[in-house]
RNA sequence: GACUCCGUGGUCGAGAGAUCAGGCAGCAGACUGCAAAUCUGUAACACGCCCGUUCGAAUCGGGCCGGAGUCU
Numbered sequence: 001g002a003c004u005c006c007g008u009g010g011u012c013g014a015g016a017g018a019u020c021a022g023g024c025a026g027c028a029g030a031c032u033g034c035a036a037a038u039c040u041g042u043a044a045c046a047c048g049c050c051c052g053u054u055c056g057a058a059u060c061g062g063g064c065c066g067g068a069g070u071c072u
């Protein structure tokens, strides 16, 4: 330099046009002598940035930024 892929809560991670799954963590309760573990319930908060397409974009298109890989 060229090409390909990726960017979603505190964290991991699913989701391919309208509803953002789930795990961990957090909070509350049960249990316990107190805890841990386990069980039950549960709030807030997220789609890297800009522009476009669309009635409607995390999702489609363009650009930019960042990361990973391959090739030279």
Base pairs, nucleotide, nucleotide: 001071002070003069004068005067006066007065010024011023012022026042027041028040029039030038048064049063050062051061052060
Description:
The RNA shown here (transfer RNA) has 72 nucleotides and comes from a Clostridia bacterium. The prediction has a mean pLDDT of 82. The sequence was found in a public genome assembly. It matches the Rfam family "tRNA". Rfam describes the family as follows. Transfer RNA (tRNA) molecules are approximately 80 nucleotides in length. The family's RNA type in Rfam is transfer RNA.